Predicted 3D model of a 355-nucleotide RNA (Bacterial RNase P class A) from a Pseudomonadales bacterium. NCBI's taxonomy places the organism under Bacteria, Pseudomonadati, Pseudomonadota, Gammaproteobacteria, Pseudomonadales.
RNA sequence: AGAGUCAGCUGGACAGUCGCUGGUUCGCCCUCGGGCGAGCGGGAGGAAAGUCCGGGCUCCAAAGGACAGGGUGCCAGGUAACGCCUGGGGGGCGGAAGCCUACGGAAAGUGCAGCAGAGAGUAGACCGCCCGUUUACUUAGGUAAUCGGGUAAGGGUGAAAGGGUGCGGUAAGAGCGCACCGCGCGCGUGGUAACACGUCGUGGCAAGGUAAACCCCACCUAGAGCAAGGCCAAAUAGGGAUCCAUUGACGUUGUCCGCGUUGGAUCCGGGUAGGCCGCUUGAGGUCGUUGGUGACGACGACCCUAGAUGAAUGACUGUUCACGACAGAACCCGGCUUAUAGGCUGACUCUCAAU
Numbered sequence: 001a002g003a004g005u006c007a008g009c010u011g012g013a014c015a016g017u018c019g020c021u022g023g024u025u026c027g028c029c030c031u032c033g034g035g036c037g038a039g040c041g042g043g044a045g046g047a048a049a050g051u052c053c054g055g056g057c058u059c060c061a062a063a064g065g066a067c068a069g070g071g072u073g074c075c076a077g078g079u080a081a082c083g084c085c086u087g088g089g090g091g092g093c094g095g096a097a098g099c100c101u102a103c104g105g106a107a108a109g110u111g112c113a114g115c116a117g118a119g120a121g122u123a124g125a126c127c128g129c130c131c132g133u134u135u136a137c138u139u140a141g142g143u144a145a146u147c148g149g150g151u152a153a154g155g156g157u158g159a160a161a162g163g164g165u166g167c168g169g170u171a172a173g174a175g176c177g178c179a180c181c182g183c184g185c186g187c188g189u190g191g192u193a194a195c196a197c198g199u200c201g202u203g204g205c206a207a208g209g210u211a212a213a214c215c216c217c218a219c220c221u222a223g224a225g226c227a228a229g230g231c232c233a234a235a236u237a238g239g240g241a242u243c244c245a246u247u248g249a250c251g252u253u254g255u256c257c258g259c260g261u262u263g264g265a266u267c268c269g270g271g272u273a274g275g276c277c278g279c280u281u282g283a284g285g286u287c288g289u290u291g292g293u294g295a296c297g298a299c300g301a302c303c304c305u306a307g308a309u310g311a312a313u314g315a316c317u318g319u320u321c322a323c324g325a326c327a328g329a330a331c332c333c334g335g336c337u338u339a340u341a342g343g344c345u346g347a348c349u350c351u352c353a354a355u
Stems, first nucleotide, its partner, number of pairs: 001351010012320007020043002023040007045326001049337002052335005057225003064257004069221005074088005089103001090101004104216002109214002111210002126155002128151005134145004163181006182205001183203004187198004229277004239268006248262005284303008
């Protein structure tokens, strides 16, 4: 100097004028709901998005159990909890820094793998190799054809073919035997564990792959949602018809058991759509100390940081610059995923050059 990997911050700024909205102080008015004026302070995000997970909160509600359904799936931690995060292990990718992981079980069972190939899982003999019989030819040998037996080392097919290399052995071969490698089991060591290592012992040892196929195993799990739910005011028709009725019905409930209540269901018709609460003080934020590899925890101090409701933060001017990306809260919080112009910072890997 270049190429790359990982992590973090920011997401225009300053000044002026007018305007919108919530809080608070003071003054005035008031139908006690509130209105007006002045001052002070506050007013969209890193994803507010997706609605994919987990909860807080509210209702069901005054209990529960079983089954079904659904979810997760290596180990250990963190957290209110999670399918999230952190650290570690196994596997894969990369030259490396690093990245990905839907990672329990195939000897409980079922299924699937086109075509090719002899044969694709209690899965094999096409070409070959060896031995023997018969026939023909031939100089001893031997060659060709036919039939029978042995073989799976060589070749071929395929994504994948009955561990690999070598030596011995054999009629020819084969873990048939042996050595080494590999694999299974045992033992020892390290580690909380997943697991790793071993110059240890043992076995010729393979009935393969696939569960992001059904399935088995372990653990978790009702549901609905702020349009939840509660209060006040007003208005109408405390209307009409039909069916079942304590051996019923309804709720809990996807099903059953259990529990609770005592009426329930359907149709027609009529009225209301207003206001208030919920509504923002939180598993909250910032700083310091401390424990931990880390996620995170503990202690102390300081701070209050949007609450609209047909939906508030906009318009204009000047300066500056990175010339402005993705994009707007609606009960709240912890995550994940997706989109993102530009600017800044740190650590690490590799290449080149110079000293």